[in-house]
Predicted 3D model of an 86-nucleotide RNA (c-di-GMP-I-GGC riboswitch aptamer) from Peptococcaceae bacterium BRH_c4a. The organism belongs to Peptococcaceae, within Bacteria. Its mean pLDDT, the model's own confidence on a scale to 100, is 87.
RNA sequence: AAUGAAAAAGGCAAACCUGCCGAAAGGCAGGGACGCAAAGCUACGGGUCUAAAGCGACACUUGCCAGGACAGCCGGGUUGCCGUUG
Numbered sequence: 001a002a003u004g005a006a007a008a009a010g011g012c013a014a015a016c017c018u019g020c021c022g023a024a025a026g027g028c029a030g031g032g033a034c035g036c037a038a039a040g041c042u043a044c045g046g047g048u049c050u051a052a053a054g055c056g057a058c059a060c061u062u063g064c065c066a067g068g069a070c071a072g073c074c075g076g077g078u079u080g081c082c083g084u085u086g
Stems, first nucleotide, its partner, number of pairs: 001085004011036002016031006034072001040078003044075003047070004054064004
C1' cells in the first nucleotide's frame, strides 16, 4: 500500500423487556443477541422518519414546513484492531 477466504486477541449489539428523557421520530442506562471488519467518529450529498413552533385549509380534521431524528439505508470524509499479500 492492497485486501477480508479462514482464524485469533478483543470489540460492538437488532428485535424484545425494564427504567429515565422527549410532543414525536428517537435517545440514554440495564438485561438480551439478530447480526456487524469499521455496526468507530462525522448529517457533507441523496434517502427515510417526525413535525410540539410557524403558515394554509377545515365540520371531524388535515396539507406544507423552520426545526429535530436515523451513521445498523446508500454514498462521501476521517481515525483504527487482527490476519493475508506485496